[in-house]
């Protein structure tokens, strides 16, 4: 110091989360020791038991009892002497707790001239005499007890009386001094009132009065001290005065009277919460949070009230009363108060022993010894925290075994780790020694000294504790865990699981290869601890004083006026409040910091210093601010002059248009729409002419125009009012700016009353549209819109930009002034573009969103929600103010790249159009779906599946089914052993496989070969996953695109280049250009074809020459031609003309076989579709192993109500049939093609030449020439069926093809819709081949023959490319997303009611008790009993207010993989959206 998380990516905004530190903690796992600390945060809940406050015999009376002694045994005497009692002092300290308290309670600083103070210290003075009682004891009672009554008697340092007395108190005077107002002090005179106590061991200790000190308290005041304004008014002893009372003391503290004050937006009152501080945690600090332990203060002691005693209490272990609770009881009455120390129960996540000692420190009493002391000192329990120590150290490689992992003959890791060797002994164990804390008091002695102390020496005293510590001995011996390992965040693999189980702080993991779950191995981090949870601070500049923002992210009030407040121009003088400096006091100690020291170190403890940022007082300074005074003119205002304007209010007035009415002309429609209909119209509409009526709005001018504070303002004229600008520099002299609360104005809609009502027009009605259409469109139409008066008070009231002032480069329009002859300059407004700057960017930019100052308003994640409740305003509608629970990890801004749009522009394509021929209808073939089945194996499924994988399913193929069998069959290789057979033939069973029987039975160069059997190592799987993969393929698309390097621009994602203007089939090329180049694509290079040449001339060719034939290149020969197949040429917009800068285009241009890519093929960029394929093949993982492997027979893949795709054949005369005559190319062939001959109607058969092929083999068909048929279900069409055959093959039943004879179905050109094709193409005709025994081939792939029509053109449909635009999409429109309803869960509001709580008020009652009155009784008296009055705790009652809980029912809200209905928003979202 930062990091993760919104996005495809980016920047910024913004929340959520994490890493750090801390704790009186708790929980989980684990645990060796010590030191120092800490230990009921909850129920101020209830408490059994023990202890926590006594002491003094040197205040008093005095006994039980003990000992001794005497005894007449009744007792006496002497000594000692409890307990209880009277009396003194203490019990108001110490200890506990935090209920209450928002307060002079606390903190800090002052004051008391308004006060008290026992014990202690100092000083002064004093203590004479007398009296009456009462506890106890004794006697007699009551009662269960607690307790208590009566009688008799008695003491005191208890009580009373008299005396003495002052510097005490009091009354009235006089004088002096001082101060701060009341006054204080001193001197003096006078009046009145009060004191005392003794004890004794003769040392001493006490007593009384006064004064002073010290200590402790009391009171008053300034300042500081939590949240809520959805708490705004509060207060009657209240505020003040006079008098009196009361108190230690001032005071409404109390009472009477008088006055009407007092407090409050600088937050009164009310409500909620809370002990305060020193300090503690965190933080760089400022701050934020806390108030355990220790210290100070306060408050309280079961709850409430009250006083008594006392120096001090309204009293924790005292009293009285009331109440609640608990206990005892003989039922009549009594007792009690752990928030003291232990301890118990309860509560709770949770917090200890019913311990020891007064040895030390401290306290009480006492002369003292001493006694008491749960204060204190110690010990016990607890890892609760902090600190320290240890669990060994060194060597040791075969890098052992085992575990784990891997690419697995091997390697890596655990790991020098272990074993083993040597060393050490902290700690622990055993034994031995063994502290400091102790110095005193007292006593003894001494010294100083003198009647009282100080000092020195000796002696005595230890709970902890035989503890700390020290020594000796043996021995590695007694001692390691927890969490984590996807990123943040250090640390990785295997197995299991399979959106399950589970994890998770945030993001998120898990759906068969999980570094995220669980286990294992390993690693990392801490370590006697480690993690988790909770809370606080930090990070968070995420409440921003330090240190934030408000155009669009949350956020500027709708506008102006103006109160309080805040801020404020220039000069001078004074003052010294703020401010600054010095000094003094205080800021307790502890704590923190620094330093020094003590425990072996540290924690801990001690000494010293510093600090304590504060408050008070005082002295000085005077720049700035304030205050007071004086002056100034530039801010502001006033005046004058000249102008401006849709500024406002009121009145009057004008024309055009719509509508309506009347009258005329006129006739059949008008109107309206995408198209229609509703509507109007023969009772005369629409149209047109004239006149009239009425209301509203003001064309042209008119404009980034003008005016106004904003809302807003538009025909013209007049009146009144306000305002602005410039100029003058005349007047005042800071009069200013802003502005909480407040006031005024404030579009539209709406409301009230009364008018008005032409047009328009919510609601409503009708017509359309639609699946629906409560809408969009149409026809009507009420409120309203208009006027007057009164409300409402809100808008996307927007420049989404508060107001004011000053300053900071320019260019260019325009409105209103001024100057100037003009050019032009200048003031004020209103626009555009831009510089610097600013900004997340878009943008803004003198009209700032720049640089500064002042004031106001507002914001702090999204949703819930501008909602609920409360309050105010309003006639209502509603407005203003304005939450929480709950829920999410985002919501939102700007910009980028894509994709998309029922956005735009440009362009292309058999995309449309123009044409030709089809499909869709029929029959059949074939594929698919579906259905069926034992099985109908599997895959392919929009385009991009469906004559597809399959370029050949009768068996085989075959993967499927049924049945029967095998357990290693096939293949290959290695090792070992054995045998001489195995094979083969025949045969039995069987469907076959298989099982069984018989026959036959090696070779050799002796090395072995061959074959079989057995065994071993390696099997096999068309089982799953194409969403783990390779490879291959389809598609966009043969579309023109896709990128890179360097540079430049941008914070960045990215952009530029690749855009723009042209051009092209093309990102093809040219020009321009912050780009310059390059790559993959395009094109070209390759193949075929079209022309020519050269070379070559067989199997091909044959013109000329010769031979020969019926004919035929048949032969000699030829090399011209065709052809064959190698090389070469040719075409490049090269030439010409036009246009153009160029690229290029145009031209029935020339030339040329071919002309602008000549035609065709191969060739497929980056990528998209988790596209297809695990069944071509390969391959990871998983699965099966007498089976999911293998063999065999038979069946199935060929099923058949049906639906779809692709084809074939047709429906006929451009044809069918018959006969005749021609012309190809390419390819194939030996288990083959087969001439030819013969047989058969034919398929074919029997013979049989040639050919492994430019040599042999194959009738090309359409076409053409004739004949016939004559428009019919036909001489069309051939399905279907019957019969007979041929061929292939082990075998044609399921289930082959072909032939012949017979049969002769549908079908007469095909609905909606849809496909192909732009030239040698479509159409049509035949031929060949692969596969193949044969073939379901009408398929596929090639080959040639004949051979068209049409394209105006790009508006539309589809697809694509480029540019641009919008976007809430990015899984990218098959996107996103809204609302109702239905279901579940959650919190909340309302609500008839029900039920609590605290507080206040009125009335009634009223204990104890103080005070007052009385007091015939008691007492000599003081006084008291008694009676009574006021007040009051508590109780009762009444009506309200406030605040909770709960509730039938109800309302909206939130959340929840796959519910319903629609499709509102995002694109022009299909009616632009929004307020």
């Nucleotide at each position: 110091a930062g990091a993760g998380u919104u996005u495809g990516a980016u920047c910024a905004u913004g929340g959520c989360u994490c890493a750090g530190g801390a704790u009186g903690a708790a929980c989980g796992c684990u645990a060796g020791c010590g030191g120092c600390a800490g230990g009921c945060u909850u129920a101020a809940c209830a408490c059994a038991u023990g202890c926590a406050a006594g002491u003094c015999g040197a205040g008093g009376g005095g006994u039980a009892u003990a000992u001794g002694u005497c005894u007449u045994c009744g007792g006496g005497c002497a000594u000692a002497g409890a307990g209880a009692c009277c009396g003194g002092c203490g019990c108001a300290c110490g200890g506990g707790u935090g209920c209450g308290u928002a307060a002079c309670g606390c903190g800090u600083a002052u004051g008391c001239a308004a006060c008290c103070u026992a014990c202690c210290u100092u000083g002064a003075a004093c203590a004479g005499g007398g009296g009456a009682a009462u506890a106890g004891c004794c006697c007699a009672g009551a009662g269960a007890a607690a307790u208590u009554u009566g009688g008799a008697u008695u003491a005191a340092u208890g009580c009373c009386c008299c005396a003495u007395g002052g510097u005490a108190u009091u009354u009235u005077g006089a004088g002096a001094u001082g101060g701060c107002a009341u006054c204080a002090u001193c001197u003096u005179a006078u009046u009145a009132u009060u004191a005392a106590a003794g004890a004794u061991u003769u040392a001493u200790c006490g007593g009384u009065u006064c004064a002073a000190g010290a200590u402790g308290g009391g009171c008053a005041u300034g300042c500081g001290u939590c949240c809520c304004a959805u708490u705004a008014g509060u207060u009657a002893g209240u505020u003040g005065g006079u008098a009196a009372g009361g108190u230690a003391a001032c005071g409404g503290c109390u009472u009477a009277c008088c006055a009407a004050g007092a407090c409050g937006a600088u937050g009164a009152u009310g409500g909620g919460u809370a002990g305060g501080g020193g300090u503690c945690c965190u933080g760089a600090g400022a701050g934020g949070g806390a108030g355990a332990u220790c210290c100070c203060c306060c408050a309280c002691a079961c709850u409430g009230g009250u006083a008594c005693u006392g120096a001090g209490a309204c009293a924790c272990g005292g009293a009285c009363c009331a109440g609640a609770c608990u206990c005892c009881u003989a039922c009549g009455g009594g007792a009690g108060g752990c928030a003291g120390c232990a301890g118990u129960g309860a509560g709770g996540a949770a917090u200890a022993u019913u311990g020891g000692u007064c040895a030390a420190u401290g306290g009480g009493c006492g002369c003292a010894a001493g006694c008491c002391u749960g204060a204190a000192c110690c010990a016990g329990c607890c890892a609760u925290g902090c600190c320290g120590c240890g669990u060994g150290c060194a060597g040791g490689a075969u890098u052992a075994a085992g575990g784990c992992c891997c690419u697995a003959u091997g390697g890596g890791u655990u790991g020098u780790a272990a074993a083993c060797u040597g060393c050490u002994u902290u700690u622990g164990u055993a034994c031995g020694g063994g502290a400091a804390g102790a110095a005193a008091c007292a006593c003894c002695g001494a010294u100083u000294c003198g009647u009282g102390a100080a000092u020195c020496g000796g002696c005595u005293u230890g709970a902890c504790g035989g503890u700390a510590c020290c020594g000796u001995a043996a021995g590695a011996a007694u001692a390691a865990g927890g969490a984590u390992c996807g990123g943040c965040u250090a640390a990785c693999u295997c197995c299991g699981u399979g959106c399950c189980a589970g994890c998770a702080g945030c993001c998120g993991c898990g759906g068969u290869a999980a570094u995220a779950c669980g286990g294992a191995g390993g690693a990392u981090c801490c370590a006697a601890g480690c993690g988790u949870u909770a809370u606080c601070c930090g990070g968070a500049a995420u409440c921003a004083u330090u240190g934030g923002g408000u155009u669009u992210a949350a956020a500027g009030g709708g506008u102006c006026c103006g109160u309080a407040g805040g801020c404020g121009g220039g000069c001078c003088u004074g003052u010294a409040a703020g401010u600054c400096a010095g000094u003094g006091g205080u800021g307790a100690a502890a704590u923190c910091u620094u330093u020094c020291g003590g425990c072996u170190c540290a924690a801990c403890c001690g000494g010293a210093a510093a600090a304590u940022u504060g408050c008070c007082a005082u002295u000085g300074a005077u720049a700035c601010u304030g205050c007071a005074g004086g002056c100034c003119u530039u801010g502001a205002a006033u005046u004058a002059u000249u102008g401006g304007g849709a500024a406002g209010u009121a009145a009057c007035u004008a024309g055009a248009a719509u509508a309506u009415g009347u009258a005329g002309u006129g006739u059949a429609g008008c109107g309206g729409u995408g198209a229609a209909a509703u509507g109007c119209u023969u009772a005369g509409a629409u149209a047109u002419u004239a006149c009239a009526u009425g209301g509203a709005a003001u064309a042209c001018c008119g404009a980034u125009u003008g005016c106004g504070a904003a809302g807003g303002c538009a025909g013209g004229u007049u009146a009144c009012u306000a305002u602005c600008a410039a100029u003058a520099c005349a007047u005042u002299g800071a009069c200013g700016c802003u502005g909480a609360u407040g006031g005024a104005c404030g579009a539209a809609a709406g409301c009230g009353u009364g008018g008005g009502g032409a047009g328009c027009g919510a609601a409503c009605a009708g017509g359309a549209u639609u699946a629906g259409a409560u809408a969009c469109c149409c026809u009507g139409g009420u409120a309203g819109u208009c006027c007057a008066c009164g409300c409402c008070g809100u808008a996307a009231a927007c420049g989404a930009u508060g107001g004011a002032u000053a300053c900071u480069a320019g260019c260019u329009g325009u409105c209103g002034g001024g100057a100037g002859c003009a050019a032009u300059c200048u003031c004020g407004g209103u626009g555009g573009c831009u510089a610097a700057g600013c900004g997340a960017a878009a943008g803004u930019g003198a009209u700032a969103a720049g640089u500064a100052u002042c004031c106001c308003a507002c914001c702090u994640g999204g949703g819930g929600a501008g909602u609920a409740c409360g309050a105010a305003c309003g006639c209502a509608a509603g407005u203003u103010u304005g939450a929480a629970a709950c829920u999410c990890a985002a919501a939102g801004g700007a910009a980028u790249u894509g994709a998309c749009g029922g956005g735009g522009g440009c362009c292309c394509g058999c995309a449309c159009a123009a044409g030709c021929g089809g499909u869709g209808g029929a029959g059949c073939a074939u594929g698919u779906g579906g259905u069926u089945u034992a099985a109908u194996u599997c895959g392919a499924u929009g385009a991009u599946a469906c004559g597809c994988g399959a370029g050949g399913a009768a068996c085989c193929u075959u993967a499927c089914c049924a049945a029967g069998g095998c357990u290693u069959a096939a293949a290959u290789g290695g090792g070992a052993a054995a045998c001489g057979a195995c094979a083969g033939g025949c045969u039995u069973g069987g469907a076959a496989a298989c099982a069984g029987g018989c026959c036959c039975u090696u070779c050799u160069u002796c090395g072995g070969a061959c074959g079989u059997u057995u065994u071993u190592c390696a099997a096999g799987g068309u089982g799953c996953u194409g969403c783990a993969u390779g490879g291959u393929u389809g598609u966009c698309g043969u579309c023109a695109g896709c990128u890179c390097g360097u540079g430049c621009c941008g914070u960045g994602a990215g952009g530029u280049g690749u855009c723009a203007g042209g051009u092209u089939a093309a990102g093809u090329c040219c020009u321009a250009u912050a780009a310059c180049g390059a790559g993959c694509g395009c094109a070209a290079c390759c193949c075929c074809u079209g022309u020519u040449g050269u070379u070559a001339g067989u199997u091909g060719c044959c013109a000329g020459c010769g031979a020969g034939u019926a004919a035929g290149g048949u032969c000699g020969g030829g090399a011209a031609c065709u052809c064959u197949a190698a090389c070469a040429a040719g075409a490049c917009u090269g030439c010409c003309a036009g246009u153009g800068c160029a690229a290029a285009c145009u031209g029935u241009g020339a030339g040329g076989a071919a002309g602008g890519u000549g035609g065709g093929g191969a060739u497929g960029a980056c990528g998209u579709c988790a596209a297809a394929u695990c069944a071509u093949c390969a391959c990871g993982g998983c699965c099966c192993u007498u089976a999911c492997g293998c063999c065999u027979u038979g069946g199935g893949c060929u099923a058949c109500a049906c639906a779809c795709g692709u084809g074939c054949u047709a429906c006929a005369a451009u044809g069918g049939a018959c006969g005749g005559u021609a012309c190809a190319g390419a390819g194939a062939g030996c288990a083959g093609c087969c001439a030819c001959u013969g047989g058969g109607u034919g398929a074919c058969c029997a013979g049989g030449a040639g050919c492994g092929a430019a040599u042999c083999u194959a009738c090309a068909a359409a076409a053409c020439c004739g004949u016939u048929c004559u428009c019919a279900g036909u001489u069309c069409g051939g399905a279907u069926c019957g019969g007979a055959g041929u061929c292939u093959g082990c075998a044609a039943c399921u289930c082959g093809a072909c032939u012949c004879c017979g049969u002769g179905a549908a079908g007469c050109u095909g609905g909606a819709a849809u496909c192909g094709c732009u030239a040698g193409u479509a159409a049509u005709c035949g031929g060949a081949u692969a596969u193949c025994a044969g073939c379901c081939a009408u398929g596929a792939u090639c080959c040639g023959g004949u051979g068209a029509a049409u394209a105006c053109g790009u508006u539309c449909c589809c697809g694509g490319g480029c540019c641009u635009u919008g976007u809430a999409c990015a899984c990218a429109c098959c996107g996103c997303c809204c609302g109702u309803c239905a279901a579940g869960c959650c919190a909340u509001g309302g609500a008839a009611g029900c039920u609590g709580g605290g507080g206040g008020u009125g009335c009634c009652u009223g204990a104890a008790g103080u005070c007052g009155g009385u007091g015939a009784c008691c007492g000599c008296a003081a006084g008291g009993a008694g009676c009574u009055g006021c007040c009051u705790a508590g109780g009762g009652u009444a009506a309200a207010a406030c605040u909770g809980g709960u509730a039938a029912c109800u309302a909206g809200g939130g959340c929840u993989a796959a519910g319903u209905c629609g499709u509102a928003a995002c694109a022009a979202g299909g009616u632009a959206g929004c307020c």